[in-house]
About this RNA:
Transfer RNA from Candidatus Levybacteria bacterium RIFCSPLOWO2_01_FULL_38_21, 72 nucleotides, folded computationally.

RNA sequence: GCGGGAGUAGUUCAGUAGUAGAACGUCUCGUUGCCAACGAGAAGGUCGCGGGUGCGAUACCCGUCUCCCGCU
Numbered sequence: 001g002c003g004g005g006a007g008u009a010g011u012u013c014a015g016u017a018g019u020a021g022a023a024c025g026u027c028u029c030g031u032u033g034c035c036a037a038c039g040a041g042a043a044g045g046u047c048g049c050g051g052g053u054g055c056g057a058u059a060c061c062c063g064u065c066u067c068c069c070g071c072u
Stems, first nucleotide, its partner, number of pairs: 001071007010024004018055001026042005048064005
């Protein structure tokens, strides 16, 4: 330099154009003499960044950044 894959909650990941979710973690409450476990609830997201298409984009298109793999 070329090609492919990935980027979404603190972490690991879903989400085939129509109000962004799960598990674990964090916080609060309940149960217990305490912890753990269990149960209930809550907080936490400019969906890597910038544009385009479209009534509408996390998802499609272009550019760009980071990481991984391959080729040279």
Record summary: The sequence was found in a public genome assembly. The coordinates come from a structure-prediction model, not an experiment, and the mean pLDDT is 84.